A computed fold for a 73-nucleotide RNA from uncultured Eubacterium sp., annotated as transfer RNA. It matches the Rfam family "tRNA". It is annotated as a transfer RNA.
Parts: sequence; structure tokens; C1' cells
RNA sequence: UGCAGAGUAGCUCAGUUGGCAGAGCAAUCCCUUCAUACGGGAGAGGUCAUGAGUUCAAAUCUCAUUUCUGCAA
Repeated sequence: UGCAGAGUAGCUCAGUUGGCAGAGCAAUCCCUUCAUACGGGAGAGGUCAUGAGUUCAAAUCUCAUUUCUGCAA
């Protein structure tokens, strides 16, 4: 320098052809226990990497930028 992939909750990741942003774990609170653990329940937590474009509508499509990984030189 070129090509490919990835960026979504604190962490690990889904989101199948554009139409309400989710799961598990963690943390908080409640129940259970003498207490802890285990178990059960509840609510909270998001600039979908950044910016622009297309569209009635974008995590999803297009372009640019940026970070990381791999390959090639």
C1' cells in the first nucleotide's frame, strides 16, 4: 500500500432477504436461608464505531472516515 472480515448493553454474541433493538452471563433490588451459596422473581442498562446519502421508514442498502484482526506485497 492492496484485499477480506469484524465494530450492537459492563462481558460474550444473536438480529435470514429494510418495518417495536434482543439472549446468556455480570451488576442492582425482592423472595428463599440463622447466614452464605444454590434456586426463583422484578426492574434498569443502547448515539447499533463516526459522518453523509437512498427510502414513508436504515443495526440492515450505498459512499467516505476510523479502530481491530487476517492475508498479500